Small-subunit ribosomal RNA, 5' domain from an Actinomycetota bacterium, 509 nucleotides, folded computationally. The source organism's lineage runs through Bacteria, Bacillati and Actinomycetota. Rfam family: Bacterial small subunit ribosomal RNA. Rfam links the family to the GO terms structural constituent of ribosome and ribosome. Its mean pLDDT, the model's own confidence on a scale to 100, is 86.
[in-house]
Context: one part of a larger RNA
RNA sequence: GGACGAACGCUGGCGGCGUGCUUAACACAUGCAAGUCGAACGAGGUCCAGGCAGUAGCAAUACUGCGGAAGACCUAGUGGCGAACGGGUGAGUAUCACGUGAGAAACCAACCCCGGUCUUUGGGAUAACAGUUGGAAACGACUGCUAAUACCGAAUGCCGUCGUCGCCUCGCAUGGGGCGAUGACGAAAGGGCUACCGGAUCGGGACGGUCUCGCGGCCUAUCAGCUUGUUGGGGAGGUAACGGCUCACCAAGGCUUCGACGGGUAGCUGGUCUGAGAGGAUGAUCAGCCACACUGGGACUGAGACACGGCCCAGACUCCUACGGGAGGCAGCAGUGGGGAAUCUUGCGCAAUGGGCGAAAGCCUGACGCAGCAACGCCGCGUGCGGGAUAAAGGCCUUCGGGCUGUAAACCGCUUUUACCAGGAACGAAAAUGACGGUACCUGGAGAAUAAGGUGCGGCCAACUACGUGCCAGCAGCCGCGGUGACACGUAGGCACCGAGCGUUGUCC
Numbered sequence: 001g002g003a004c005g006a007a008c009g010c011u012g013g014c015g016g017c018g019u020g021c022u023u024a025a026c027a028c029a030u031g032c033a034a035g036u037c038g039a040a041c042g043a044g045g046u047c048c049a050g051g052c053a054g055u056a057g058c059a060a061u062a063c064u065g066c067g068g069a070a071g072a073c074c075u076a077g078u079g080g081c082g083a084a085c086g087g088g089u090g091a092g093u094a095u096c097a098c099g100u101g102a103g104a105a106a107c108c109a110a111c112c113c114c115g116g117u118c119u120u121u122g123g124g125a126u127a128a129c130a131g132u133u134g135g136a137a138a139c140g141a142c143u144g145c146u147a148a149u150a151c152c153g154a155a156u157g158c159c160g161u162c163g164u165c166g167c168c169u170c171g172c173a174u175g176g177g178g179c180g181a182u183g184a185c186g187a188a189a190g191g192g193c194u195a196c197c198g199g200a201u202c203g204g205g206a207c208g209g210u211c212u213c214g215c216g217g218c219c220u221a222u223c224a225g226c227u228u229g230u231u232g233g234g235g236a237g238g239u240a241a242c243g244g245c246u247c248a249c250c251a252a253g254g255c256u257u258c259g260a261c262g263g264g265u266a267g268c269u270g271g272u273c274u275g276a277g278a279g280g281a282u283g284a285u286c287a288g289c290c291a292c293a294c295u296g297g298g299a300c301u302g303a304g305a306c307a308c309g310g311c312c313c314a315g316a317c318u319c320c321u322a323c324g325g326g327a328g329g330c331a332g333c334a335g336u337g338g339g340g341a342a343u344c345u346u347g348c349g350c351a352a353u354g355g356g357c358g359a360a361a362g363c364c365u366g367a368c369g370c371a372g373c374a375a376c377g378c379c380g381c382g383u384g385c386g387g388g389a390u391a392a393a394g395g396c397c398u399u400c401g402g403g404c405u406g407u408a409a410a411c412c413g414c415u416u417u418u419a420c421c422a423g424g425a426a427c428g429a430a431a432a433u434g435a436c437g438g439u440a441c442c443u444g445g446a447g448a449a450u451a452a453g454g455u456g457c458g459g460c461c462a463a464c465u466a467c468g469u470g471c472c473a474g475c476a477g478c479c480g481c482g483g484u485g486a487c488a489c490g491u492a493g494g495c496a497c498c499g500a501g502c503g504u505u506g507u508c509c
Stems, first nucleotide, its partner, number of pairs: 001509004006505005013381006019374002021339001026337003030334003035081003040078002043075005051066006088292003098216007107209002112205008120154004129144006159186012190197002218264003225255003230252004235247003267289004271282004294315005317328004345371001347370003353367001354365004384414004394405004420445005428436001453498005458479003464493005474481002
């Protein structure tokens, strides 16, 4: 000098764009953050025409009740898809976690796309519901009824899997691919106002994931030896799959001064800051990957989890209780307490973009889009412009002549950015649909009006005098100032530098 997710002191007009718990992965009141589909299913409810009955009326008709077609709407439950995404955090992790480059002839893959072939035939339940009943509650128990794209048989098999046999072909070691024969096993679901939407199976693709390896990136030797599933083997189990992943048996190996093992610290990267570069430091925001979800462990469901707003167990903590037993998990968005030098609103909207479900209408979406707060940062703008005295007053200094403040003010003329008042008014939306928002922006109006401070002035370092103080009070980044003429302390005047900021502190280069 530059930089910052900064903080502190003094000060503070506006706008745009960003950014905002770095500390206690501390504890959390309250609300919201994941639903959706009635075109899968039964059931229940609401509305409703003609009709029937009653009341009023001469009648048309009006009102009330019953009933309820076709239909519309709603929904607790069964079922499907989603809930494994999106959002948060950085605790753990020195690890194939990450980055990069290879490999899988050892693998998976819901939704989506392309292609082939099917979609035949039966059955038994169960929730809802009704009844009885237990419990303070959370939540159940028993009996009875019912449906399905829920569940379970049977058939068929373009094919697939596994086994046996034969042939062809390729390679990169284990081996891979193709064709044929044969045996065993293996499917399916319907809905629909008729356009379609689905279901099963097989092959391919895409998106995504899993595994293996080379190389790369912290400190410490005041850590020198470490290791028994340890290292390897053939075998078995397990997995989507290879593998000591697991197991029995066998062998005795494996790693290490090119730093094993131990200890400390740490999410990694694209990047960011600095620097001419090499390098050093760093990893907020944004993006990719990983890990975690009160702490520890476990599996279930599923294409996918060992699952933030799922389940089970244990623990700590909090809450409810009729004391028998139950409930909870903000490192989602707001918000509260606490910690701290320190970090925001319990806002609006699904209008846009994106996501889930749905045939769609649509519903949901604290993702997201916006608004609010904060000079926290960057950028831009303003606080007026011109004239105006041998120069007012005041202040300060003075050699008492004068000098400085200073064209500065007053005064005269002008302008109107910003702010204010009034009127109009968007783009963002493609037919409808705009939270932002009566906002941006435009036009008009009035009036210099609404808007300047901070630090420094001994040298480094730009800017000096007076008074006060008297090694006191104090200053200070270093050198150093202060003990009676202090350009260094305090105040005043003046000056210098920056300017809606200016200084200080901290950290990095």